RNA sequence: GCUGCCCUAGCUCAGUUGGUAGAGCACGUGACUGAAAAUCACGGGGUCCCCAGUUCAACUCUGGGGGGCAGCA
Repeated sequence: GCUGCCCUAGCUCAGUUGGUAGAGCACGUGACUGAAAAUCACGGGGUCCCCAGUUCAACUCUGGGGGGCAGCA
């Protein structure tokens, strides 16, 4: 330099043909306990990497940029 894949919550990842975003773990509060741990219940937390385009509507489609991984040279 070229090609392919990936980027969504603190972490690991879902998100099915575009219709207003979720799980597990973690965190907070409560229950339980003499007190913890475990368990159970409830809860907070996101500019969906950035910019632009298409669309009534974009995490999703298109273009450009950034970062990561792999292969080729």
Record summary
A computed fold for a 73-nucleotide RNA from a Candidatus Eiseniibacteriota bacterium, annotated as transfer RNA. The RNAcentral record of the sequence draws on ENA. Its Rfam family is "tRNA". The family's RNA type in Rfam is transfer RNA. Taxonomically the source falls in Candidatus Eiseniibacteriota (Bacteria, Bacteria candidate phyla).